This is a predicted structure of a 501-nucleotide part of an RNA (small-subunit ribosomal RNA, 5' domain) from an uncultured bacterium. The prediction has a mean pLDDT of 86.
Context: one part of a larger RNA
RNA sequence: GACGAACGCUGGCGGCGUGCUUAACACAUGCAAGUCGCAUGGGGCCGGGGGCAACUCCGGUUCAGUGGCGGACGGGUGCGUAACACGUGAGGAACAUGCCCAUCGGCGGGGGAUAGCCGGCCCAACGGCCGGGUAAUACCGCGUACGCUCUUCGGGGCUCCUGCCCUGGAGAGGAAAGCAGCAAUGCACCGAUGGAGUGCCUCGCGGCCUAUCAGCUAGUUGGUGGGGUAACGGCUCACCAAGGCGACGACGGGUAGCUGGUCUGAGAGGAUGGCCAGCCACAUUGGGACUGAGACACGGCCCAGACUCCUACGGGAGGCAGCAGUGGGGAAUAUUGCGCAAUGGGCGAAAGCCUGACGCAGCGACGCCGCGUGCGGGAUGAAGGCCUUCGGGUUGUAAACCGCUGUCGGGAGGGACGAAGUUCUGACGGUACCUCCAAAGGAAGCACCGGCUAACUCUGUGCCAGCAGCCGCGGUAAUACAGAGGGUGCGAGCGUUGUCC
Numbered sequence: 001g002a003c004g005a006a007c008g009c010u011g012g013c014g015g016c017g018u019g020c021u022u023a024a025c026a027c028a029u030g031c032a033a034g035u036c037g038c039a040u041g042g043g044g045c046c047g048g049g050g051g052c053a054a055c056u057c058c059g060g061u062u063c064a065g066u067g068g069c070g071g072a073c074g075g076g077u078g079c080g081u082a083a084c085a086c087g088u089g090a091g092g093a094a095c096a097u098g099c100c101c102a103u104c105g106g107c108g109g110g111g112g113a114u115a116g117c118c119g120g121c122c123c124a125a126c127g128g129c130c131g132g133g134u135a136a137u138a139c140c141g142c143g144u145a146c147g148c149u150c151u152u153c154g155g156g157g158c159u160c161c162u163g164c165c166c167u168g169g170a171g172a173g174g175a176a177a178g179c180a181g182c183a184a185u186g187c188a189c190c191g192a193u194g195g196a197g198u199g200c201c202u203c204g205c206g207g208c209c210u211a212u213c214a215g216c217u218a219g220u221u222g223g224u225g226g227g228g229u230a231a232c233g234g235c236u237c238a239c240c241a242a243g244g245c246g247a248c249g250a251c252g253g254g255u256a257g258c259u260g261g262u263c264u265g266a267g268a269g270g271a272u273g274g275c276c277a278g279c280c281a282c283a284u285u286g287g288g289a290c291u292g293a294g295a296c297a298c299g300g301c302c303c304a305g306a307c308u309c310c311u312a313c314g315g316g317a318g319g320c321a322g323c324a325g326u327g328g329g330g331a332a333u334a335u336u337g338c339g340c341a342a343u344g345g346g347c348g349a350a351a352g353c354c355u356g357a358c359g360c361a362g363c364g365a366c367g368c369c370g371c372g373u374g375c376g377g378g379a380u381g382a383a384g385g386c387c388u389u390c391g392g393g394u395u396g397u398a399a400a401c402c403g404c405u406g407u408c409g410g411g412a413g414g415g416a417c418g419a420a421g422u423u424c425u426g427a428c429g430g431u432a433c434c435u436c437c438a439a440a441g442g443a444a445g446c447a448c449c450g451g452c453u454a455a456c457u458c459u460g461u462g463c464c465a466g467c468a469g470c471c472g473c474g475g476u477a478a479u480a481c482a483g484a485g486g487g488u489g490c491g492a493g494c495g496u497u498g499u500c501c
Stems, first nucleotide, its partner, number of pairs: 001500003005497005012371006018364002020329001025327003029324003034069003039066002042063009076282003086206007095199003100195007108142001110140002117132006148173011178187003208254003215245003220242008257279004261272004284305005307318004335361001337360003343357001344355004374404004384395004408442001410437005418428001445490005450471003456485005466473002
C1' cells in the first nucleotide's frame, strides 16, 4: 500500500459498488421453462344461425391429449482435474451443424394405425389392463429427383503421402405437408450448393511443489484386417512383431479449476484468480444409455448406494452447487420483496404467454467517493477544570452574548428522463430534481503522547496491578501502568487482528 474481511469503541446523509472465503452439509414452503388452436381430433361451459323436435352448422372460452419448436440457452458452484483442461499459434486433403442469410430446383398419388374419447375391469397411492372407434405438419409404402450418396469407366488442373478440385458417361439408392386468406399472397415443407456463427479432432510452445518418488508400461508401442464414429486414431476386437517413455525428471505422491486480469513494485519480479468477461468441469454418490442438429442432459429417463418422506406393508415419492428462505458449521456474509416498464431469451402469423435471466427496491460504514455537524463578530481573557515558583499560567475567541446563513435532515407544493412505437405502455416512484417554510436547531468520535514517531504535566500505584510491534517500562517523585488536565494524528470513522507485496 491492498482486502469478498472479522473483532472493539463510535456512528448524520447520499451516490456507485459489493456481501457463505467455512459443510460440493442437510433442506420445510413458494417461485425459477414453457409456448403454439394459423399442425390436429375431442370433453366441459357460454353465445349465435337453421329446425316442432331429434339434430346440425358457426364463433368464443377452458381442459387434458396427439403433434411441432424450446427444455443442450439462460442461471448456480469450483467437487474433480497437473490434463491439449486452459492460454497462444497453427492444421483438418479426417469432420458435423437445428434456427438465420444467399442461390438453384421441387412439393405427384396413396395407405394403415394410435393417444385423447366411449364401454368394462384392477388399484391405498403412483398407476395399469382389455374391447370399440377417431384426426393430423404424427407414421409407412409408391412415383419422380439435375444436383446428393455408393459402385464403375474416362478427361483436365493441382498437391503436404494416403489424396483434393472441376468436368463427362453408365448402374444402384434416397424427398416432401400443409395452414391462413375471397384472392393476390404470406408462413411453413423437401432435395442441393455456398455463407455466417457454433461445435468436434490433431499438433508446436507456455504456466505448481516434491528425487526422503528412479525406473515406468500388456492395449502397453507399432503393423495387418474386422467393427465403431460426423470424423482421424488402440477408440475397440482378432492375429502378428517387441516395442514405447525416462535425470531436458518418466512413473508416483502432494496441492490446484485455467485465463483476461487484480494487488504490490521504479522496474524486473513476487503474490493472487472474489465481483465482471472467455473457456473447462460438475449437478445427492457411482454407472448407463435413449431422444435429438446438439446431451451422456441441474429443475429428463434407467440401474445401484446412502439419506428423507408416504403407505392399506403389496409398493411408491424426492434431490436448492437456480431466487428467496431454514437448520447446521463458523470470527463472519442479506429479503421467504416489486416488476416484466426497459434489455435479452423461448414459443407464436399476430395479439400475446412464460422468463427469481434481467431491471429495481430492502438489509450491512463491507469498500470507494462526495457532503454535513455551522459562519462572522465577541476579553473584564467570565465561571469551572488542571497546573503553579501562589505572582500567575492554561483550557481560550473557546463559551456566554450579538448578527447571519440554510447544505443535509424535517414539513408543504410541483414533478420527470428512462418509451423505442405521432396512440397506448414505468416495477423503480410521487423517487430524482425544482420552489417555498421553520429553525443553529437533530448530527463526533477513535487511537496515541519513553525512543523509533507528531504530541507533557499532576495524582494514584510501588517488580504489585499492569503495559508491550522492537528496544524495554513498573521494587516511593513512573512524560512507558491506571485516572485526570493538556496535547498530537486521523475523522463518520478510528484502532486491533489476519493475509499478500
RNAcentral holds the full RNA, with entries from ENA and SILVA. Rfam family: Bacterial small subunit ribosomal RNA.